[in-house]
Molecule: transfer RNA
Organism: Myxococcota bacterium
RNA sequence: GCAGGGGUGCCCGAGUGGCCAAAGGGAGCGGACUGUAAAUCCGCCGGCGGACGCCUACGUAGGUUCGAAUCCUACCCCCUGCACCA
Numbered sequence: 001g002c003a004g005g006g007g008u009g010c011c012c013g014a015g016u017g018g019c020c021a022a023a024g025g026g027a028g029c030g031g032a033c034u035g036u037a038a039a040u041c042c043g044c045c046g047g048c049g050g051a052c053g054c055c056u057a058c059g060u061a062g063g064u065u066c067g068a069a070u071c072c073u074a075c076c077c078c079c080u081g082c083a084c085c086a
Stems, first nucleotide, its partner, number of pairs: 001082007010026003018066001028044005046055003059075005
């Protein structure tokens, strides 16, 4: 350099136009159990709000669309293969 795959919440990871603040697991917080702890079980787990709801968010920046994590373009980064080089 070329080709392919990938980047999602604190971590892993599913999701591929609307039903998504986004499955599931871990971590964390609260509780039950226990002499204590571990294990196990239950709840919570972006922000504001009493609630309806609103705001922000899927690598970065644009675009398409009524609507984008999902489609398009450019760029950045990671992995695999191939090529190149002294």